[in-house]
Context: one part of a larger RNA
RNA sequence: UUGGGCCUAAAGCGUUCGUAGCCGGUUUGGUAAAUUCUUGGGUAAAUCGUACCGCUUAACGGUGCGGAUUCCGGGGACACUACCAGACUUGAGACCGGGGGAGAUCAGAGGUACUUGCGGGGGAGCGGUGAAAUGUUGUAAUCCUACAGGGACCACCAGUGGCGAAGGCGUCUGAUCAUAACGGCUUUGACGGUGAGGAACGAAACCCUGGGGCGCAAACGGGAUUAGAUACCCCGGUAGUCCAGGGCGUAAACGCUGCUGACUUGGUGUUGGGGAUCCUACGAGGAUGUCCAGUGCUGGCGCGAAGGUAUUAAGUCAGCCGCCUGGGGAGUACGGUCGCAAGACUGAAACUU
Numbered sequence: 001u002u003g004g005g006c007c008u009a010a011a012g013c014g015u016u017c018g019u020a021g022c023c024g025g026u027u028u029g030g031u032a033a034a035u036u037c038u039u040g041g042g043u044a045a046a047u048c049g050u051a052c053c054g055c056u057u058a059a060c061g062g063u064g065c066g067g068a069u070u071c072c073g074g075g076g077a078c079a080c081u082a083c084c085a086g087a088c089u090u091g092a093g094a095c096c097g098g099g100g101g102a103g104a105u106c107a108g109a110g111g112u113a114c115u116u117g118c119g120g121g122g123g124a125g126c127g128g129u130g131a132a133a134u135g136u137u138g139u140a141a142u143c144c145u146a147c148a149g150g151g152a153c154c155a156c157c158a159g160u161g162g163c164g165a166a167g168g169c170g171u172c173u174g175a176u177c178a179u180a181a182c183g184g185c186u187u188u189g190a191c192g193g194u195g196a197g198g199a200a201c202g203a204a205a206c207c208c209u210g211g212g213g214c215g216c217a218a219a220c221g222g223g224a225u226u227a228g229a230u231a232c233c234c235c236g237g238u239a240g241u242c243c244a245g246g247g248c249g250u251a252a253a254c255g256c257u258g259c260u261g262a263c264u265u266g267g268u269g270u271u272g273g274g275g276a277u278c279c280u281a282c283g284a285g286g287a288u289g290u291c292c293a294g295u296g297c298u299g300g301c302g303c304g305a306a307g308g309u310a311u312u313a314a315g316u317c318a319g320c321c322g323c324c325u326g327g328g329g330a331g332u333a334c335g336g337u338c339g340c341a342a343g344a345c346u347g348a349a350a351c352u353u
Base pairs, nucleotide, nucleotide: 003325004324005323006322007307008306012321014201015200016199017198021194022193023192025088026087027086028085029084030083031082033081035077036076037075038074039073040072041071048066049065050064051063052062053061054060091191092188093187094186095184096183097182100179103177104176105175106174107173108172109171110154111153114150115149116148117147119145120144121143125136126135162169163168206247207246208245209244210243211242215241216240220236221235222234223233258320259319260318261317262316263315266298267297268296269295270294271293272292273291274290276288277287278286279285302309303308326353327352328351335346336345337344338343
C1' cells in the first nucleotide's frame, strides 16, 4: 500500500535477445468504440439538501420539492485516444564507401624465462632467513657451457588507449564469423521503445569423463617464530591451475547508478571517422580550427541530507520493466523447480527488540 523511494541509509535482475502486455513520429480523409453534450426511461426505502410541520427546544420524527452515482434507448459534436483507408521522412532498418579495433572461434608459427635429461668444464659448498634450521651436495651439487625434450606464459610496445551486451579480451600469420562510429544527391516507409513469463551467454572456484602436468600451489609433512602458533616466514608438496567434451549459474558479476528518447552554460585532454585552411623533405607527413561518435579530467546552473553529481546527470520531462517498506530470526525452515553432487532459484512464520 491511490504514498514515498532505489550512487553511499532498505531497494536496479550479472548481461543481452525476445513472447504477451503497456507505450508510440508527421499528415489527409472516414467511422464514432471511447470521450463529451442533449433528451426520454430507469435509478426501492433509508441516507443527503431545502421549505414547512409535530414532540416545551434540540437530537428525533412527518409531509412536499430537489439532488447525487451507476444503467438502457434516441439525437448531436469530433480536438485528443482508438479503428479503417491513404500519404510523408525526421525515428528505425537496408545498401554503398574508405578506414578502425587485445571482438570471437579454429589452425599454424615464434619468443625469452623456467624445468628435466645427456655431454664437456669445474671442485666445496649451495640454498634459505630478520637470524636460523629443515632441505640439497663427494653416487660431484650450486656455477659456466653445447645439444635435446617438456609444459605454461606472452616482457618492452602499453596509454583514466582500444574492442565487446556483460563476463571478459594483449606474441605473429592465415581462414571463418560478428561489429560500433563516420560519410552518401542511394533505398524501405513507423517497420519503433520497453519487456511479465521464456531463451541464450555468463569470472574464479567446484563436479564428471579422457588427456596433460614446467612453474605455482588449497590440503598435507617438516623447519622456525611464539606463552601457544592448527598462522604470518622458510624447505617440500597433492588436488587444482592447462587442453577437449559436458555440468554448475554464482561474485564487491561495481559506475554499489535498469533501458530508450528529448531538452538544458562552459573549459581542457585523448581515440576513431568526415570536411576546411596553412606548411611541406610530397608521405599512410606536420600544424591550426571545425562537425559527428566514443572515452577521461575539471567545473557552472540545477539537484542532493551531505559527500557529491553536473550534456557519459544523481538536472528537467516522457515511456516501459525490476526492486524496497525498522533491526534480528534469515536468505534460515517448509514446499516446489533445477543439479551427479556441492548447492542454486523461489522464500515465510513464531519469537525477540

This is a predicted structure of a 353-nucleotide part of an RNA (small-subunit ribosomal RNA, central domain) from a marine metagenome. Its mean pLDDT, the model's own confidence on a scale to 100, is 86. The full RNA is in RNAcentral, with records from SILVA. Its Rfam family is "Bacterial small subunit ribosomal RNA". Rfam links the family to the GO terms structural constituent of ribosome and ribosome.